[in-house]
RNA sequence: GAUUUAUAAAGAAGAGGUAAGAGACAGGCUCUAUGACCCUCUGGCAACCAACUGUAAGUCCGACGAAAGUCGAGAUUGGAAAACCGGUGCCAAUUCCUGAUUUCAAUCCCAAAGUGGGUGCGAAAGAAUAUAAAUG
Numbered sequence: 001g002a003u004u005u006a007u008a009a010a011g012a013a014g015a016g017g018u019a020a021g022a023g024a025c026a027g028g029c030u031c032u033a034u035g036a037c038c039c040u041c042u043g044g045c046a047a048c049c050a051a052c053u054g055u056a057a058g059u060c061c062g063a064c065g066a067a068a069g070u071c072g073a074g075a076u077u078g079g080a081a082a083a084c085c086g087g088u089g090c091c092a093a094u095u096c097c098u099g100a101u102u103u104c105a106a107u108c109c110c111a112a113a114g115u116g117g118g119u120g121c122g123a124a125a126g127a128a129u130a131u132a133a134a135u136g
Base pairs, nucleotide, nucleotide: 002135003134004133005132006131007130008129013042014041015040016039017038021031022030023029025099026098027097028096043091044090045089047088048087049086057077058076059075060074061072062071063070064069095128101125102124103123104122108118109117110116
């Protein structure tokens, strides 16, 4: 760097260093010498992974029972929901808003007035981006 899946309207600071842009990109709009962005330390948040515990439920076995079924000295599968610790990540604004494309569609316009054409406020899906895990 690629593919797949999941998530993205919640949450979360301080100090030191540095010095001019930053918010992925384009257009907007914001933040920023009252020092943004970035780096280090400390602190925190909680999306995924890991770890721990092992719920519901299924099956087997046994007991009771005519059966349906009920119970459990159990066995096995399963993995709900945590706390602590760990690996990443994150700690302005909904991923700041919109933006390939598709569907619906407000309003307005044209018309030879027809279930026609154009426009596209707005909404949904999706795309793009970011993070995590897995794969080759």
The RNA shown here (SAM riboswitch aptamer (S box leader)) has 136 nucleotides and comes from a Bacteroidota bacterium.
The sequence is in RNAcentral, with records from Ribocentre.
The organism belongs to Bacteroidota, within Bacteria.
Its mean pLDDT, the model's own confidence on a scale to 100, is 77.